[in-house]
Predicted 3D model of a 482-nucleotide part of an RNA (small-subunit ribosomal RNA, 3' major domain) from an uncultured Planctomycetota bacterium. The RNAcentral record of the full RNA draws on SILVA. It matches the Rfam family "Bacterial small subunit ribosomal RNA". Rfam links the family to the GO terms structural constituent of ribosome and ribosome.
Context: one part of a larger RNA
RNA sequence: UGACGGGGGCUCACACAAGCGGUGGAGGAUGUGGCUUAAUUCGAGGCUACGCGAAGAACCUUAUCCUAGUCUUGACAUGCACGGAUCAACCCGGUGAAAGCCGGGCCACGCCUUCGGGUGGAACGUGCACAGGUGCUGCAUGGCUGUCGUCAGCUCGUGUCGUGAGAUGUCGGGUUAAGUCCCUUAACGAGCGAAACCCUUGUCGCUAGUUGCCAGCGAGUCAUGUCGGGGACUCUAGCGAGACCGCCGGUGUUAAACCGGAGGAAGGUGGGGAUGACGUCAAGUCCUCAUGGCCUUUAUGACUAGGGCUGCACACGUCCUACAAUGCUGCGUACAAAGGGAAGCAAACUCGCGAGAGCAAGCAAAUCCCAAAAAACGCAGCCCAGUUCGGAUUGCAGGCUGCAACUCGCCUGCAUGAAGCCGGAAUCGCUAGUAAUCGCGGGUCAGCAUACCGCGGUGAAUGUGUUCCUGAGCCUUGUACA
Numbered sequence: 001u002g003a004c005g006g007g008g009g010c011u012c013a014c015a016c017a018a019g020c021g022g023u024g025g026a027g028g029a030u031g032u033g034g035c036u037u038a039a040u041u042c043g044a045g046g047c048u049a050c051g052c053g054a055a056g057a058a059c060c061u062u063a064u065c066c067u068a069g070u071c072u073u074g075a076c077a078u079g080c081a082c083g084g085a086u087c088a089a090c091c092c093g094g095u096g097a098a099a100g101c102c103g104g105g106c107c108a109c110g111c112c113u114u115c116g117g118g119u120g121g122a123a124c125g126u127g128c129a130c131a132g133g134u135g136c137u138g139c140a141u142g143g144c145u146g147u148c149g150u151c152a153g154c155u156c157g158u159g160u161c162g163u164g165a166g167a168u169g170u171c172g173g174g175u176u177a178a179g180u181c182c183c184u185u186a187a188c189g190a191g192c193g194a195a196a197c198c199c200u201u202g203u204c205g206c207u208a209g210u211u212g213c214c215a216g217c218g219a220g221u222c223a224u225g226u227c228g229g230g231g232a233c234u235c236u237a238g239c240g241a242g243a244c245c246g247c248c249g250g251u252g253u254u255a256a257a258c259c260g261g262a263g264g265a266a267g268g269u270g271g272g273g274a275u276g277a278c279g280u281c282a283a284g285u286c287c288u289c290a291u292g293g294c295c296u297u298u299a300u301g302a303c304u305a306g307g308g309c310u311g312c313a314c315a316c317g318u319c320c321u322a323c324a325a326u327g328c329u330g331c332g333u334a335c336a337a338a339g340g341g342a343a344g345c346a347a348a349c350u351c352g353c354g355a356g357a358g359c360a361a362g363c364a365a366a367u368c369c370c371a372a373a374a375a376a377c378g379c380a381g382c383c384c385a386g387u388u389c390g391g392a393u394u395g396c397a398g399g400c401u402g403c404a405a406c407u408c409g410c411c412u413g414c415a416u417g418a419a420g421c422c423g424g425a426a427u428c429g430c431u432a433g434u435a436a437u438c439g440c441g442g443g444u445c446a447g448c449a450u451a452c453c454g455c456g457g458u459g460a461a462u463g464u465g466u467u468c469c470u471g472a473g474c475c476u477u478g479u480a481c482a
Base pairs, nucleotide, nucleotide: 001482002481003479004478005477007476008475009474010473011472012471013470015466016465019430020429021428022427023426026321027320028319029318030317031316032315033314034312035311042053043052065307066306067305068304069303070302071301074130078129079128080127081126082125083124090105091104092103093102094101095100109120110119111118112117132296133295135294136293137292141290142289143285144284145283146281148279153192154191155190156189157188158187159168160167161166172183173182174181198273199272200271201270203241204240205239206238207237208236209235213230214229217228218227219226244267247261248260249259250258251257323423327382328381329380330379331378332377339370340369341368344363345362349358350357351356389420394415395414396413397412398411399410400409436458437457438456439455440454441453442452
């Protein structure tokens, strides 16, 4: 100087408390361990692995994952030498699961030309340099990332103090979300962080008015901004205004600031996001990529078929659906936002109980389509039961995608109708448009979503405390630790 303490002081955080809803029990989905297997490819491992890499394993993907069949200058790149117009591309045949191997047919480019030929390029064959490796080492590395933590810290120049390591500044008194600011002061300044600048949302104004809108005027329809028209309104999207402790009162050291109030759409960082200091964990990644070293070179490279990654006595994590009456079922009937669409989204109509099929309008989309929002609301039934709860499992019959749904896809109909009556010890999330609950969209994608990333609808309870648990910051103290 740090680190540590079942030392002290001050302070903070859904850390606890106060509340609300869960997990842990059931069934299922998914990841992991284990077991099994010819193989069940590899990585990730307390917090910070385990719906993680994987934004989607039937083949492909896919990988030294297995079995089997093949290739050896190679599936891919560059260069050199030789060859000759055979070969390559295309067509045909044999063998084969395919890849591959074997055989046959066919024909061509540019320049010069004395029409004999010469030469060059692409491609091919042979040979040589080399290619290739998701092989090893993340403890050789770059880059990227997680975490402490959006915590308030981490440092430097000069000066001063100390023999020195170092100290001071950065401490102290206030204050703040903040090393934020003020005051004091052997310190005076400065940098990286904090804040601000950026995006979005909340109010208003101006500009603009189509594909959006429709108050007033007119036309038309069974009906609809449908048409003429209009720019008022909503909205769209560009530019501005607005919030600064600015104003008033109080407290405070005449400070920084804090408390209350007014006005205001918004009040003390308005809400949300992006943004992550010096460093820590030899944290993670050599399987994104790059790269040193090592290893491999008729194989650890490459191609192909089939299988596996989906295997199931079991254990754990994360979720979904429930156990019902604040519910379930049937009928009726409202109200979103944000997105996507051409190898695409697909209306209407017809057929089908349905998944879907047929036909097909419109739309590169503020125009058309996906598209029905759902919970809510109204009416009716159910009457507390393993039920009109719950839907696992299984049988049969179908639909869709796709060469192909056996291993191993999704969906529909009929039948079947398991466990489950609120969950031990323990444990998680959340402070407001939040939790809870309800649907909608997107990426991936031929097909496949209870996952992920977004969107809006309905919409609480509790807390104004810091004794305790956990983590963190500052000051101080002890130390046989570095």